[in-house]
RNA sequence: GGGGGAGUAGCUCAGCUGGUAGAGCAGUUGGUUUGCAACCAACAGGCCGCGGGUUCGAGUCCCGUCUCCUCCA
Numbered sequence: 001g002g003g004g005g006a007g008u009a010g011c012u013c014a015g016c017u018g019g020u021a022g023a024g025c026a027g028u029u030g031g032u033u034u035g036c037a038a039c040c041a042a043c044a045g046g047c048c049g050c051g052g053g054u055u056c057g058a059g060u061c062c063c064g065u066c067u068c069c070u071c072c073a
Base pairs, nucleotide, nucleotide: 001072002071003070004069005068006067007066010025011024012023013022019056027043028042029041030040031039049065050064051063052062053061
C1' cells in the first nucleotide's frame, strides 16, 4: 500500500428486505427475609465511531474518514 471483518446502553451482544433502537448482565427503587444471597416487579441508561450524501423516512444503502482485528504484499 491492497482485500476482508468489527465499532449500537457501564459490559457482552441482537437489530430481517430502510419504517418509533432491544436483550442479558451490571445500576437504582420497591417486594420477599431477622439479615445477606437468591428470586419477583418497576425504573433509569444509547440519537448507533466521526463527517457528508440518497430518501417522505437511514443503525441498515452510498461516499469520505478514524480506531481495532485479520489476510496479502
Transfer RNA from a soil metagenome, 73 nucleotides, folded computationally. Rfam family: tRNA. Gene Ontology term of the family: triplet codon-amino acid adaptor activity. It is annotated as a transfer RNA. Model confidence (mean pLDDT): 81 of 100.